[in-house]
Record summary: A computed fold for an 87-nucleotide RNA from a Bacillota bacterium, annotated as c-di-GMP-I-GGC riboswitch aptamer. It matches the Rfam family "c-di-GMP-I-GGC riboswitch aptamer". Its family is annotated with cyclic-di-GMP binding in the Gene Ontology. NCBI's taxonomy places the organism under Bacteria, Bacillati, Bacillota. Its mean pLDDT, the model's own confidence on a scale to 100, is 83.
RNA sequence: AGGGUCAAAGGCAAACCCGUCGAAAGGCGGGGGCGCAAAGCCACGGGUCUAAGGCACUCAGGUGCUAGGACGGCCGGGCUGCCGAAA
Numbered sequence: 001a002g003g004g005u006c007a008a009a010g011g012c013a014a015a016c017c018c019g020u021c022g023a024a025a026g027g028c029g030g031g032g033g034c035g036c037a038a039a040g041c042c043a044c045g046g047g048u049c050u051a052a053g054g055c056a057c058u059c060a061g062g063u064g065c066u067a068g069g070a071c072g073g074c075c076g077g078g079c080u081g082c083c084g085a086a087a
Stems, first nucleotide, its partner, number of pairs: 004083001011036002016031006034073001040079003044076003047071004053066005
């Protein structure tokens, strides 16, 4: 340099449970460990979820749309980075 393995040093942490914040999606902390070679960082494009508030409709029960919000462990894109087996 290269590639990402039955190597090694380390790292992250799904479901679920507890606590907590939030209207919700979901976030954070602890336990846990399904997995991950960028499961590190950035909501830039697409996607998915939510809709307290707003707007419209309403048979007054609600329904639809949406500003906004959430997800980086959905797919792209950008930035950064650990290790060093085989060939």